[in-house]
Predicted 3D model of a 1601-nucleotide RNA (small-subunit ribosomal RNA) from an uncultured bacterium.
The sequence is in RNAcentral, with records from ENA, Greengenes and SILVA.
It matches the Rfam family "Bacterial small subunit ribosomal RNA".
The prediction has a mean pLDDT of 81.
C1' cells in the first nucleotide's frame, strides 16, 4: 500500500469480488505436552434429586441425653482378706541355633561414599568515578544499563569449600527379635482352712456441671450469587444541586439505665383432617410486651435577637410531650440497652447536558399546565384530592411504531469514525405471569406473605403442595456451549463474648485445541546421488542428504528417590502437586490447505460441456497447468481448512474526504416566512474563542519503565494517559450582544429611452371554404402507379356580389418578460428594465425548508363558436399481412368566456447571489466626444461568436465560466424491478405528489479510438451498368453433381472461390467399396535369438475360379581352422521357427507443416526516429492537382525507410550483323548441282524516352493534338500475386503430432461395382437449316509429335480397315488439312434440314469388349421449326466461325491444354445494378448488417401486489363484574395491661364484622394497527437453440425521442 472484473482497445464514473485483522464461535480432516485464560448467544422453555442462609443456650422457659454429689424405695448376690496344696500362665537370667529349598525380618547401632534438598556460619569477589538514559513532564537530584578503579566499615547477591541434620542408595561392621533348653522368680484359678457384712441391678426426687434444641426472643436473610425478559426512560454516562431527606450495625462526645405490671407460644388435655395444618382448654420465662418516675439534650406551640440573594437556617426565653434490659464472670471488668450530636458507610429526591431507527406517525395531552387548600411521604413534587384558571408539549421532531439494558471499555482504522457491550469492573431492572401490601434502619422482598391466572405432582376426592434467570444435573429446543467432583486450608460474609457453626461466594480440581502463550516430534556427519514412485527430448531428471549408515544428546514420555511457596503460633482441598535428581531409550509424537489470474506454488494419467470446480473473473464440447486421482512444489503448523459475523481496504454517506452540461444527481419559473449568511468605523460587554488555577475524570483495560513465575502468554509496582465536565482568575484580535455613526451594498426621487412584456375594448386588408347568380363544358381531383370522392341533376376553371371564422409572409443567433410564453393596426388601464444626474434614507442585504402564487401543449366540465386543420371513425390503395407510412372523406378538438387540471427532452439538460481573473469581433439600447457629414473614440447595460491562462474524463467550458472564492437553498449514491406497490394528501375524472421492499444480474453507463457497416454524403476505377456481337436456359445426345436405389453403387470439393472439380483416360489392373475363398512376422524394411546339406534353388502331381495348399524327380554358393584327401568343426548367403516389429486411401485439415484457391494484379500494407494526445491512437499515408498506379509534382510536424505498383525476365511486331543444312531460290523429269538476295533459322545488336514541336496547366507532375517512326505515350501477350481475410480447400499427392485395428480396418485373389435411374441442376457437343444442306472439282498454315514409335507409294475392302513395308530417332521422313473458293442439284418441307433410337453385318485394341470401348456399312430416322422467368462470355487480330496437333493412353475425348485460317459490330456516357479504392458522416454493430434488438402468446420456476372471507397478536374507547389489600368509616359483636370503681361493671384504645374509594385477573360491544392465511386475479423477474411480427441502432428504410 492495492489488485481483480463493463471495451476489438482506450480514458472516465460506477458497482460487485479478493487479499488483512478479530471471535463466547459451529461444521470438516488431524491431533504429543504444559501454562494461563474461557465455555446455554437458542426456549425469561419445563424442571426429577442434592446442595446454594444461617446463628446466639453469655436473652428465656422447657424437652432429651451424660456425668456428679445427697437422699429415698425395690430386687438380686455373698463376696473379701489371711495360711496352705497342686496345675497353669507370664517376665528375667544364662547358654545353644538361627539351617537343604521357598518365604518372609526390625534397627528410631556404629563406620564410610555417593547424590539431593533445608539451615546455619567462615572466606574470596563486585558495588561511591566516567559516560549512557525509558513513556511524559522538567531545573536538578535519585534511580536504571553499561564499563573502569583504590582501601575501610555494614549490608545484599554470587560462588566456593567445611561442619552439621534429614532421606535414599552402596560397602562395612554390629545388635534386637525368632526358637530350644535349663535356672529361680511371680500371678492366677481351683481344693481347704479362718475372720466377717457388704456389693451390685432398678428406679423416684432435688442440686450441680456438660452436651444438644422444637419453641420464644435477638441479628442476620434488603448482602453475596444469577439472569438480560422488561425499558427509549434521569434507566446509564459526566458535571451539579438538596436552603427538600433517610441511614441498623461501626467510631466519636455527652447524659441516663429507678419502680411496676399483665400476657402468649413451647409443654400438657381434648378435638378436627388422609394430608398439610387448624380449633379449644390450662400452666409458663425473658435482652418479649405494658405503664409510672426521671430529661442533658431532642421534639411540638408561641415570641426576640442574628446570618444569607433567598429562611423553611442557628441561638435564646416560656410552656408542653417521649426513654431504658438485662447476660456472663469469685471478682476486677466486659458484652449489651435508652437519648441526644457529629462523623464515617449506604441510599432517596432533582436538574444541564450525552448517547438507536422512522414524518409511508404532524399534530399530541383533562390530572392534562398552573395556582389556592389540604392529604400523604423520610422528604420536594398532581404523588393524591377539592376548588379556580385555560393552560402545556411540537418541525431543533411532540404523539405514535419498531427495535434495545446502559457504561468503564473490546474489536477494526493512520486517524477522524464504524461496529459491540460475552468474560472482569460500576449501575439499573427481574425473579413461573399479573396485583398487592406486612415486617423492617433498609424490600413493595429470586431460595418470605396474600390474592388471581397458566402449568406440574399428591390425595382417602374433601383439599393440598410447588417456582434451578443460584452450584451441579436433566429433558427440549439448537450448528453449539463442561462434573449431579473437592475444601472452607487461603480472601470475603452472616452470627456468636469466644469455641465454632454457616457458606454450591470463594479456593481448587475434572472436561472441551474454544482462545492467546510456550516446547517437541531429534542433533551433526553421510553420493553409489541406492531401490521405489514419478516424469522423460529415453541421453536423463526429480524425489534427494532426504533414507540407510556412522557418532551424538534426552526437552518430551516411562520408572524411582528427594519435596516446597502459598502460613506471622496452629490449620494446606489443591497434592506427593510445582521443582530437582537418578535410570531407561531416538526411543512415545504431522498433518492441513493450496498450486489458470489476483495469490507463493507445475507436470503426467483419467473424463469428455459428462462427471464435476467456482470468492470474483471464469474452467470442462478429446491433447484440461482450472474436474477427479498421483508424483512434485508452495504456505502455515498442533493444528490447518470452510462457513458465520464486525471493522478494514470503501474518498463506495466524502467532519477529517465526494459530487450535479453530457456518467446518478439543479427544484418548470417566481414572492416570501422561520432558519443560515452578511459592507465601514469608534465605544461597552464578555456568550463563542484563547490563556492561567483548582476540583473531577474509580478501579481494571490500552501505553512506557521496572519486577515475579526456567521465557511467554499471565501476574504485580510505579507513571504517563483517560483527548471530557465543572468553578474561578484574566486577555479583548475576531464571532456574537448593546450601542453611537458614516455612504460604497440596497432603496427613494428627478430627467430620458426601447420593447411581439400583460389586461380590456375597437377595426383593417389578403387568401381558403361555403352561399346566390353569370360565363362555360367534360371532365376535375389525387398518386410512384391508381383507386375511393366530385361532375351533365353541368364540377373543375373563370367573373361578380355575399356571409362567416381562424390565421400567415416581413421576422433577423434581433426585442421584452421570472419562467411558461409574447407579433395587423389604433385606444385605454397597468408591471418591469436601462442610460444620465445630482438629492434623500442610512444596511433598510443575499438565499430561502414549510407556505403562496404563476405554469406549454393533450385533457376535464358549463355555455357559445366553427373556414380551415383534423385523433377517433370509414372507404381507396400497398403489402404475406398492414388495425400503418400513402390518398378522398371526417368528429371530437384546435377559436371565445367563466371553472379546473399542474404535467413536459418545463433544456443552456448548467439553481440564485458577491467579488475577483488576457483579449479580439459582431448585434440591440442609452450617455459622453472629435467631426459640416459620412463617420470614428470612450462608456454602461443586454445579446452572439472566436480564443488566453486557468478547469475538464474527453467532448467542451472560458468577464454570459464548468476558472479562482464566499454565502444560501434543491438534489445523486451500481443495472433492472419502479417513478411501480401500499399508505397519506391533492383532484370531477384522468391523473398528480410522496414513494419502497422481495427478488435478480456483474455489469448498466459517459466521452473518445480503431474498424466494419449504412435503402448516408462526395470523388474515382473494373465487359459493371450502358451500346454491340455470339451463346445458356427449351431440344436430343455427351459428361459432371444431388437425390433415389443398390451387397457396393468407395472416397473428398458445397455461394462467387463446388458441379467435363481432384480424375493428363474406372471392361481386368486402376480401386480406395461389396460379396466369395485365402495368409498371418505377413506384399514391403531392420535387428535379435534359434534351427537348417538332400539345404537354398527348383517344380512334376493333385485340389481349386485363382490366390493358395500339397510336395516328386533333379540339385547348388562362400569364408575360417584341422586333415593328402573324403570329412569334421565354426560362420555367411538362402531358408524354416520364435521374437522386436512392420502395415492401415483407418479418424481428426477444428492439432500441423508444405502446396493450392479467392478478394486482386485491387494499390494498398507498415516501420525508424521526431512531434500531438492522460490514453487507446494520429500524423506521416490527409489537402490541391495528376496517374493505370501510395504514378509522380506541390503543399504540409513532419523527415526517412521497407514489402508491394513500375522497371529488370520471356514471346511477339521492325531493322542491322552473323550463321546456311534438311530450309530458301535457281537449274533440271529425277538423280543431283550452283547461289548467299529473299522467307526462314537462332545468336547479338539497334530501336522509344513524352525524346521533339503547338495548346492546356502553378513556369510543375501531367494531359491533349502533331511531326517523325516497323511500332508513342504501359506498342500487343505472359511470367510475377504485398500485410492479410475465409478455423477456405487438402491427413486419398507427400510428410506429420495424437487417437484407432493388428489371425485385421493389414495382405492376396476372382467376381460384381464405381456405368443404376421416376427426377432436379450445372458444363458442354449437334441441330433446328438456303450466310444453309448434299454432290463433284480446286487452293493456303502454324504448332506439335513419332522407336513396343510415326508408318509414305502400291494393292484388297463401299468403309472402318487389312496386305506390305520405302522412309524417318526426324527444318530432310510420316502424321497432314479444312472452312474459304468454282460448278451443278435441292425450293421452305420436320424436308436432300437434324440426326438421337432401334435392327442387322462388321472391324480394330486388348488374357478377355455381356454388365461396359471406340469405330464403319446396310436399315431405322426420334426430339428439334431459334427457345419462359432469368442468365454468362467478349472491347481487336478481339467475339464469332474453321480445321489441325498434343498429354493421358493398348484402346477409348462433344472435355482439357496448344495451334493456325477466316475475321466483325459497339462503347453516349458513369443516372442504374455487382465488385473495388481513397476521403468524410452516423452507429446502441466489433463473431463486425447473414450484426444489434423489441413486444405479445405458448412452457417451466421464483419473489411481490390485490382480493370475498378466516385466524393470532397488541392498543384504544365505553360499560359490568371485582380477589387479595391499604386507607377511610362504622363497628349493638370481641377484648390482658392503662384510668375510675372493693366488685360488678365503666371508659380510653384495640379487633373481627360490615360498608365506601381504588384495582389485578375476567367479561360484553365496536375501532385502530402489525402479521399469517386464501379461491381468484394483476404485473415483475428468470430460463443455448418455441410462436407472430420488425419496433429501435446506418436517412433502421415513416428521424428518433
Nucleotide at each position: 500500500a492495492g489488485a481483480g472484473u463493463u471495451u476489438g482497445a482506450u480514458c472516465c464514473u460506477g458497482g460487485c469480488u479478493c487479499a488483512g485483522a478479530a471471535c463466547g464461535a459451529a461444521c470438516g480432516c488431524u491431533g504429543g505436552c504444559g501454562g494461563c485464560g474461557u465455555g446455554c448467544c437458542u426456549a425469561a422453555c419445563a424442571c426429577a434429586u442434592g446442595c446454594a442462609a444461617g446463628u446466639c443456650g453469655a436473652a428465656c422457659g422447657g424437652g432429651c441425653c451424660a456425668g456428679u454429689g445427697c437422699g429415698g424405695a425395690g430386687c438380686a448376690c455373698u463376696g473379701a482378706g489371711g495360711c496352705u496344696c497342686c496345675a497353669a500362665g507370664c517376665a528375667c537370667u544364662a547358654a545353644a541355633u538361627u539351617g537343604g529349598a521357598a518365604u518372609g525380618u526390625c534397627u528410631a547401632g556404629g563406620u564410610u561414599c555417593u547424590a539431593a534438598g533445608c539451615a546455619a556460619a567462615u572466606c574470596c569477589a563486585a558495588a561511591u568515578g566516567g559516560c549512557u538514559g525509558a513513556a511524559a513532564c522538567u531545573c536538578g537530584a535519585a534511580u536504571u544499563g553499561u564499563u573502569g578503579u583504590u582501601g575501610g566499615a555494614u549490608u545484599u547477591u554470587g560462588g566456593a569449600g567445611u561442619c552439621g541434620u534429614u532421606u535414599a542408595g552402596g560397602a562395612u561392621u554390629g545388635g534386637g527379635g525368632a526358637u530350644u533348653u535349663a535356672g529361680g522368680g511371680u500371678u492366677u484359678a481351683g481344693g481347704g482352712u479362718u475372720u466377717g457384712a457388704g456389693u451390685g441391678c432398678u428406679u423416684c426426687g432435688c442440686a450441680c456441671u456438660g452436651g444438644u434444641u422444637a419453641g420464644u426472643g435477638g441479628c442476620g436473610g434488603a448482602c453475596g450469587g444469577g439472569u438480560g425478559a422488561g425499558u427509549a426512560a434521569c434507566a446509564c454516562g459526566u458535571a451539579g444541586g438538596c436552603a427538600a431527606c433517610c441511614u441498623a450495625c461501626c467510631c466519636u462526645u455527652a447524659a441516663g439505665c429507678g419502680g411496676g405490671g399483665g400476657a402468649c407460644a413451647a409443654c400438657c388435655c381434648c378435638g378436627g383432617g388422609a394430608a398439610a395444618c387448624c380449633g379449644g382448654g390450662a400452666c409458663u420465662a425473658a435482652u418479649a410486651c405494658c405503664c409510672c418516675a426521671u430529661a442533658a439534650g431532642a421534639c411540638c406551640a408561641c415570641g426576640g435577637a442574628c446570618u444569607g440573594g433567598g429562611a423553611u437556617g442557628u441561638u435564646u426565653g416560656u410552656g408542653g410531650u417521649a426513654a431504658a434490659a438485662g447476660g456472663a464472670g469469685c471478682g476486677a471488668u466486659u458484652c449489651g440497652c435508652u437519648u441526644a450530636g457529629g462523623g464515617a458507610u449506604g441510599g432517596g429526591c432533582c436538574u444541564g447536558c450525552g448517547g438507536c431507527c422512522u414524518a409511508u406517525c404532524a399534530g399530541g395531552u383533562a390530572g392534562u399546565u398552573g395556582g389556592u387548600g389540604g392529604g400523604g411521604u423520610a422528604a420536594c413534587g398532581g404523588c393524591c384530592c377539592a376548588c379556580c384558571a385555560a393552560g402545556c408539549c411540537a418541525a431543533a421532531g411532540a404523539c405514535g411504531g419498531g427495535u434495545a439494558g446502559c457504561c468503564g471499555g473490546g474489536c477494526u482504522g493512520a486517524g477522524a469514525g464504524g461496529u459491540u457491550g460475552g468474560a472482569c469492573g460500576g449501575c439499573c431492572a427481574c425473579a413461573c405471569u399479573g396485583g398487592a401490601a406486612c415486617u423492617g434502619a433498609g424490600a413493595u422482598a429470586c431460595g418470605g406473605u396474600c390474592c388471581a391466572g397458566a402449568c406440574u405432582c399428591c390425595u382417602a376426592c374433601g383439599g393440598g403442595a410447588g417456582g434451578c434467570a443460584g452450584c451441579a444435573g436433566u429433558g427440549g429446543g439448537g450448528a453449539a456451549u463442561u462434573u449431579u467432583g473437592c475444601a472452607c486450608a487461603a480472601u470475603g460474609g452472616g452470627g456468636g463474648a469466644a469455641a465454632c457453626c454457616c457458606u454450591g461466594a470463594u479456593g481448587c480440581a475434572g472436561c472441551g485445541a474454544c482462545g492467546c502463550c510456550g516446547c517437541g516430534u531429534g542433533g551433526a556427519g553421510g553420493a553409489u546421488g541406492a531401490a521405489g514412485g514419478c516424469c522423460u527430448u529415453c541421453g536423463g531428471g526429480u524425489u534427494g542428504u532426504a533414507a540407510a549408515c556412522u557418532c551424538c544428546u534426552u526437552u518430551u514420555g516411562u520408572a524411582g528417590g528427594g519435596g516446597a511457596c502459598g502460613a506471622u503460633g496452629a490449620u494446606g482441598a489443591c497434592g506427593g502437586u510445582a521443582c530437582c535428581c537418578u535410570a531407561u531409550g531416538a526411543a512415545u509424537a504431522a498433518g492441513c490447505c493450496a498450486c489458470g489470474g489476483c495469490u507463493a506454488a507445475c507436470u503426467c494419467u483419467g473424463u469428455g460441456c459428462c462427471a464435476g470446480c467456482a470468492g470474483c473473473c471464469g474452467c470442462g464440447g478429446u491433447a484440461a497447468g482450472a474436474c477427479a486421482g498421483a508424483g512434485g512444489u508452495g504456505g502455515c503448523g498442533a493444528g490447518c481448512g470452510u462457513u458465520g459475523u464486525u471493522c478494514g481496504g470503501a474518498a463506495u454517506c466524502a467532519c477529517u474526504g465526494g459530487g450535479c452540461u453530457u456518467a446518478a444527481a439543479g427544484g418548470g419559473c417566481g414572492c416570501g416566512u422561520a432558519g443560515g449568511u452578511g459592507g465601514c468605523a469608534g465605544u461597552g460587554c464578555a456568550a463563542g474563542u484563547c490563556u492561567g488555577g483548582g476540583g473531577u475524570g474509580g478501579a481494571a483495560u490500552c501505553c512506557c519503565a521496572g519486577g515475579g513465575c526456567u521465557u511467554a502468554a499471565c501476574c504485580c509496582u510505579g507513571g504517563a494517559a483517560c483527548u471530557g465536565c465543572c468553578u474561578u482568575g484574566g486577555a479583548a484580535a475576531c464571532u456574537g450582544c448593546a450601542u453611537u455613526g458614516c455612504u460604497u451594498g440596497a432603496g427613494u426621487c428627478a430627467g430620458u429611452g426601447a420593447g411581439g412584456g400583460g389586461a380590456g375594448g375597437g377595426u383593417a386588408g389578403a387568401a381558403u371554404u361555403c352561399c346566390u347568380g353569370g360565363u362555360g363544358u367534360a371532365g376535375c381531383g389525387g398518386u410512384g402507379a391508381a383507386a375511393u370522392g366530385c361532375g351533365u341533376a353541368g364540377a373543375u376553371a373563370u367573373c361578380a356580389g355575399g356571409a362567416g371564422g381562424a390565421a400567415g409572409g416581413c421576422u433577423g443567433u434581433g426585442g421584452c418578460g421570472a419562467a411558461g410564453g409574447c407579433g395587423g393596426c389604433c385606444c385605454u388601464c397597468u408591471g418591469g428594465c436601462g442610460c444620465u444626474g445630482g438629492a434623500c434614507u442610512g444596511a433598510c442585504a443575499c438565499u430561502g425548508a414549510g407556505g403562496c402564487g404563476c405554469g406549454a401543449a393533450a385533457g376535464c366540465g358549463u355555455g357559445g363558436g366553427u373556414a380551415g386543420c383534423a385523433a377517433a371513425c370509414a372507404g381507396g390503395a400497398u403489402u404475406a399481412g398492414a388495425u400503418a407510412c400513402c390518398c378522398u372523406g371526417g368528429u371530437a378538438g384546435u377559436c371565445c368566456a367563466c371553472g379546473c387540471c399542474c404535467u413536459a427532452a418545463a433544456c443552456g439538460g448548467u439553481g440564485g447571489g458577491u467579488a475577483c481573473u488576457a483579449g479580439g469581433u459582431g448585434u440591440a439600447g442609452g450617455g459622453c466626444u472629435c467631426g459640416u457629414a459620412a463617420g470614428g473614440g470612450u462608456u454602461c447595460u443586454g445579446u452572439g461568436c472566436c480564443g488566453a491562462a486557468g478547469g475538464g474524463a474527453a467532448a467542451c467550458c472560458a468577464u454570459u465560466a464548468a476558472g479562482u472564492a464566499c454565502c444560501c437553498c434543491g438534489c445523486c449514491u451500481g443495472g433492472g424491478g419502479a417513478g411501480u406497490a401500499c399508505g397519506g394528501c391533492c383532484g370531477c375524472a384522468a391523473g398528480g405528489u410522496u414513494g419502497a421492499a422481495a427478488c435478480u444480474c456483474a455489469a448498466a453507463g459517459g466521452a473518445a479510438u480503431u474498424g466494419a457497416c449504412g435503402g448516408g454524403g462526395g470523388c474515382c476505377c473494373g465487359c459493371a451498368c450502358a451500346a454491340g456481337c455470339g451463346g445458356u436456359g427449351g431440344a436430343g445426345c455427351a459428361u459432371g453433381u444431388g437425390g433415389u436405389u443398390u451387397a457396393a453403387u468407395u472416397c473428398g470439393a458445397c455461394g462467387c472461390u463446388a458441379c467435363g472439380c481432384g480424375a493428363a483416360a474406372a471392361a481386368c489392373c486402376u480401386u480406395a467399396c461389396c460379396u466369395g475363398g485365402g495368409c498371418u512376422u505377413g506384399a514391403c524394411a531392420u535387428g535379435c535369438c534359434g534351427g537348417u546339406a538332400g539345404u537354398a534353388g527348383g517344380g512334376a502331381u493333385c485340389c481349386g475360379a485363382a490366390a493358395g495348399g500339397u510336395g516328386a524327380a533333379c540339385g547348388a554358393u562362400u569364408c575360417c581352422g584341422g586333415g593328402u584327401a573324403a570329412c569334421c568343426g565354426g560362420g555367411a548367403a538362402g531358408c524354416c521357427g520364435g521374437c522386436a516389429c512392420a502395415g492401415g486411401u483407418g479418424c481428426u485439415g477444428c492439432a500441423u507443416g508444405g502446396c493450392u484457391g479467392u478478394c486482386g494484379u485491387c494499390a494498398g500494407c507498415u516501420c525508424g526516429u521526431g512531434c500531438c494526445g492522460u490514453g487507446a491512437g494520429g500524423u506521416g499515408u490527409u489537402g490541391g492537382g495528376u496517374u493505370a498506379a501510395g504514378u509522380c509534382c506541390c503543399g504540409c510536424a513532419a523527415c526517412g525507410g521497407g514489402c508491394g505498383c513500375a522497371a529488370c525476365c520471356c514471346c511477339u511486331a521492325u531493322u542491322c550483323u552473323c550463321u546456311g543444312u534438311u530450309a530458301c531460290u535457281c537449274c533440271g523429269c529425277a538423280a543431283g548441282g550452283a547461289g548467299g538476295u529473299c522467307u526462314c533459322u537462332g545468336a547479338g545488336a539497334a530501336a522509344a524516352c513524352u525524346g521533339c514541336c503547338g495548346g492546356c496547366g502553378a513556369u510543375g507532375a501531367g494531359c491533349u493534338g502533331g511531326a517523325g517512326g516497323a511500332a508513342g505515350g504501359c506498342g500487343g501477350g505472359g511470367a510475377u500475386g504485398a500485410c492479410g481475410u475465409c478455423a477456405a480447400g487438402u491427413c486419398c499427392u507427400c510428410a506429420u503430432g495424437g487417437c484407432c485395428c493388428u489371425u485385421a480396418u493389414g495382405u492376396c485373389c476372382a467376381g460384381g461395382g464405381c456405368a443404376a435411374c421416376a427426377c432436379a441442376c450445372g458444363u458442354g457437343c449437334u441441330a433446328c437449316a438456303a450466310u444453309g444442306g448434299c454432290u463433284u472439282c480446286u487452293a493456303c498454315a502454324g504448332a506439335g509429335g513419332g522407336g513396343c514409335g510415326c508408318g509414305a507409294g502400291a494393292c484388297c475392302g463401299c468403309a472402318a480397315g487389312g496386305u506390305g513395308g520405302a522412309g524417318c530417332a526426324a527444318a530432310u521422313c510420316c502424321c497432314u488439312a479444312a472452312a474459304a473458293g468454282a460448278a451443278g442439284u435441292c425450293g421452305u418441307a420436320g424436308u436432300u434440314g437434324g440426326g438421337a433410337u432401334c435392327g442387322g453385318a462388321g472391324u480394330c485394341u486388348g488374357c478377355a469388349a455381356c454388365u461396359c470401348g471406340a469405330c464403319u456399312c446396310c436399315g431405322u430416322g426420334a426430339a428439334c421449326g431459334u427457345g419462359g422467368a432469368a442468365u454468362c462470355g467478349c472491347u481487336a487480330g478481339u467475339a464469332a466461325u474453321c480445321g489441325c496437333g498434343g498429354a493421358u493412353c493398348a484402346g477409348c475425348a462433344c472435355g482439357c491444354c496448344g495451334c493456325g485460317g477466316u475475321g466483325a459490330a459497339u462503347a453516349c456516357g458513369u443516372u442504374c445494378c455487382c465488385g473495388g479504392g481513397c476521403c468524410u458522416u452516423g452507429u446502441a454493430c466489433a463473431c463486425a448488417c447473414c450484426g444489434c434488438c423489441c413486444g405479445u402468446c405458448a412452457c417451466a420456476c421464483c419473489a411481490c401486489g390485490a382480493a370475498a372471507g378466516c385466524c393470532u397478536g397488541u392498543u384504544g374507547u365505553a360499560c359490568c363484574c371485582g380477589a387479595a389489600g391499604u386507607a377511610g368509616g362504622u363497628g349493638c359483636g370481641u377484648u390482658a395491661a392503662c384510668c375510675c370503681g372493693c366488685a360488678a361493671g365503666g371508659g380510653a384504645g384495640a379487633c373481627a364484622g360490615c360498608c365506601u374509594c381504588c384495582u389485578a385477573a375476567g367479561g360484553u360491544a365496536u375501532g385502530g394497527c402489525c402479521g399469517g392465511u386464501a379461491a381468484u386475479u394483476g404485473g415483475g423477474g428468470u430460463g443455448a437453440a418455441g410462436u407472430c411480427g420488425u419496433a429501435a441502432c446506418a436517412a433502421g428504410g415513416u428521424a428518433a425521442c